[in-house]
RNA sequence: AAGACAUAUCGGCAAACCCGGAGUAAUCCGGUGACGCAAAGCUAUAGGGCCCCUACGGGGCAGCCAGUUGCACUC
Repeated sequence: AAGACAUAUCGGCAAACCCGGAGUAAUCCGGUGACGCAAAGCUAUAGGGCCCCUACGGGGCAGCCAGUUGCACUC
């Protein structure tokens, strides 16, 4: 430097439910809470896919695949 993938904490993130708020909606923000995550970090015109609408033009999802960057320990 490259690859593999078993393990995982002093730590990190945070699904559903519930509460408050925004939105026609999908969904988003904050709180609460942990189902899970070793990239559940980032990227949504310029990959695929999915969802919504006042529908052919807009909007949303990165916790679907993907792209990209990075990491403890072990081999």
Molecule: c-di-GMP-I riboswitch aptamer